[in-house]
RNA sequence: UUCUUAUCAAGAGAAGCGGAGGGACUGGCCCGAAGAUGCUUCAGCAACCGGCUAUAUAAAGUCAAGGUGCUAAUUCCAGCGGGAGUGAUCCCGGAAGAUGAGAG
Numbered sequence: 001u002u003c004u005u006a007u008c009a010a011g012a013g014a015a016g017c018g019g020a021g022g023g024a025c026u027g028g029c030c031c032g033a034a035g036a037u038g039c040u041u042c043a044g045c046a047a048c049c050g051g052c053u054a055u056a057u058a059a060a061g062u063c064a065a066g067g068u069g070c071u072a073a074u075u076c077c078a079g080c081g082g083g084a085g086u087g088a089u090c091c092c093g094g095a096a097g098a099u100g101a102g103a104g
Stems, first nucleotide, its partner, number of pairs: 001104008013042005021031003025079004043071003048067002050063004075096001080093005
């Protein structure tokens, strides 16, 4: 980097460093010198991998020491297609993206 597959409405922040943009892209809408984004440490959430219930697998339950992940806003909302509605708007599916596991 590509492919397959599962999930994405819940949950969980303090300190230090640093100093300007950040929330993937585009539009909107937000966050940000009362210091964001990011990095580090500690803490936490969750339970994908993992451990156990059991000789093994699946389902289920349970645990959180280990590998990841995550801790503003539904993936912040929409982007493409369809449906409901006079309309504002709402619903469904997809695309894109993120994360895990597996494969090349």
The RNA shown here (SAM riboswitch aptamer (S box leader)) has 104 nucleotides and comes from Bacillus badius NBRC 15713.
Model confidence (mean pLDDT): 85 of 100.
Lineage of the source: Bacteria > Bacillota > Bacilli > Caryophanales > Pseudobacillus badius.
The sequence was found by an Rfam model in a public genome assembly.